[in-house]
RNA sequence: AAGAGUAUAGUUUAAUGGUAAAAUGGAAAGCUUCAAACUUUAAGUUCUUGGUUCGAAUCUGGGUACUCUUG
Numbered sequence: 001a002a003g004a005g006u007a008u009a010g011u012u013u014a015a016u017g018g019u020a021a022a023a024u025g026g027a028a029a030g031c032u033u034c035a036a037a038c039u040u041u042a043a044g045u046u047c048u049u050g051g052u053u054c055g056a057a058u059c060u061g062g063g064u065a066c067u068c069u070u071g
Stems, first nucleotide, its partner, number of pairs: 001070007010024004018054001027041004047063005
């Protein structure tokens, strides 16, 4: 320099274009003499900026970061 791929909660991963989900972690409450374990509850998320669409995590243009291949 050219080509390809990935980006979702603190972390690991789901999600036919139609309510963004689970596990784990953190918080609160219950239980307990106190803890641990267990149970319940609430909070927290689509890399960024445009386009298509009635509707975008999903399709698409640009950008950013990372990974791989070629030279």